[in-house]
RNA sequence: UGUAGCUCAGUGGUAGAGUGUGUGCUUCGCAUGCAUGAGGUCCUAGGUUCAAUCCCUAGCA
Numbered sequence: 001u002g003u004a005g006c007u008c009a010g011u012g013g014u015a016g017a018g019u020g021u022g023u024g025c026u027u028c029g030c031a032u033g034c035a036u037g038a039g040g041u042c043c044u045a046g047g048u049u050c051a052a053u054c055c056c057u058a059g060c061a
Base pairs, nucleotide, nucleotide: 001061002060005019006018007017008016013050021037022036023035024034025033043059044058045057046056047055
């Protein structure tokens, strides 16, 4: 340090961006561009709390 396929945000109250990806439009076609959608047991197990991605402990990598 561990959060979407990848790179990373997220200071206790329904989890987001960029990129990638599906579909549509555009094109003779591709790329670019535009619109729209999908995709998360937030490393695991406990504890605290009305409520934990967030605080504490242990473990794993």
Transfer RNA from Camelus ferus, 61 nucleotides, folded computationally. RNAcentral records the identical sequence in 2 taxa. Its Rfam family is "tRNA". Rfam classes the family as a transfer RNA. The RNAcentral record of the sequence draws on Rfam.